RNA sequence: GCGAGCGUAGCUCAAUUGGUUAGAGCACGGAGCUUAUACCUCCGCGGUUCCUGGUUCGAGUCCAGGCGCUCGCA
Numbered sequence: 001g002c003g004a005g006c007g008u009a010g011c012u013c014a015a016u017u018g019g020u021u022a023g024a025g026c027a028c029g030g031a032g033c034u035u036a037u038a039c040c041u042c043c044g045c046g047g048u049u050c051c052u053g054g055u056u057c058g059a060g061u062c063c064a065g066g067c068g069c070u071c072g073c074a
Base pairs, nucleotide, nucleotide: 001073002072003071004070005069006068007067010026011025012024013023019057028044029043030042031041032040050066051065052064053063054062
């Protein structure tokens, strides 16, 4: 340089053919339990879905450009 894939919560990942509130587990905070801690149970907190623009009644999802990461080829 060329090609492919990926980017969603602090971390690991979901999200149906584009559809009406973007969720789960872990982590974190609180309460219960315990002499206390852990385990366990319950509740809570947590998102500019990488950025900019476009298509659409409607975009995490489709399109274009950019940025970053990984892999392959040279």
Record summary
This is a predicted structure of a 74-nucleotide RNA (transfer RNA) from a bacterium. The prediction has a mean pLDDT of 80. It matches the Rfam family "tRNA". For this family Rfam cites "The tertiary structure of tRNA and the development of the genetic code" (Hou, Trends Biochem Sci, 1993).